[in-house]
The RNA shown here (transfer RNA) has 77 nucleotides and comes from uncultured Intrasporangium sp.
RNA sequence: CGGGGCAUGGCGCAGCUUGGUAGCGCGUCCGCUUUGGGAGCGGAAGGUCGCAGGUUCGAAUCCUGUUGCCCCGACCA
Numbered sequence: 001c002g003g004g005g006c007a008u009g010g011c012g013c014a015g016c017u018u019g020g021u022a023g024c025g026c027g028u029c030c031g032c033u034u035u036g037g038g039a040g041c042g043g044a045a046g047g048u049c050g051c052a053g054g055u056u057c058g059a060a061u062c063c064u065g066u067u068g069c070c071c072c073g074a075c076c077a
Base pairs, nucleotide, nucleotide: 001073002072003071004070005069006068007067010026011025012024013023020057028044029043030042031041032040033039050066051065052064053063054062
C1' cells in the first nucleotide's frame, strides 16, 4: 500500500441477507419466599447500534466517506 472481517446496555452475543416498537443470556437494583448464606419467583433501571454524511414516510439494517482492532497478501529491511 491492496483485499477481507469485526464494532449493538457493565460483560458475552443475536437482530442486518428481505428497512417498520432495539432484543437474549450473565451481571446490577427492588420486592416476595428462606433463620441466614445461597437459591427460586416477580418487577425495574441501564443503548448517540464506532463516527460523519446521504437515500427514504421510516435506517442497527441500504449507499459513501472515515476511525479503531484483527486476518491475509504485496513491498522494504
Its mean pLDDT, the model's own confidence on a scale to 100, is 80. The source organism's lineage runs through Bacteria, Bacillati, Actinomycetota, Micrococcales and Intrasporangium. It matches the Rfam family "tRNA". The family's RNA type in Rfam is transfer RNA.